[in-house]
RNA sequence: GGGGAAUUAGCUCAGCUGGGAGAGCGCCUGAAUGGCAUUCAGGAGGUCAGGGGUUCGACUCCCCUAUUCUCCA
Numbered sequence: 001g002g003g004g005a006a007u008u009a010g011c012u013c014a015g016c017u018g019g020g021a022g023a024g025c026g027c028c029u030g031a032a033u034g035g036c037a038u039u040c041a042g043g044a045g046g047u048c049a050g051g052g053g054u055u056c057g058a059c060u061c062c063c064c065u066a067u068u069c070u071c072c073a
Base pairs, nucleotide, nucleotide: 001072002071003070004069005068006067007066010025011024012023013022019056027043028042029041030040031039032038049065050064051063052062053061
């Protein structure tokens, strides 16, 4: 220098064919218990890496940029 992949909650990750943003763990509150463990119930938490475009509508499609991983040289 060139090719490919990834980027979504604090962490690990789903999100199928463009229309509702989610799970587990963690965190907070409550209940049960002698109990900070454990179980159950409820809750908070997101510019979907950044910018632009297409579309009635974009996490999803297209372009550029950034970071990480990987292959080739």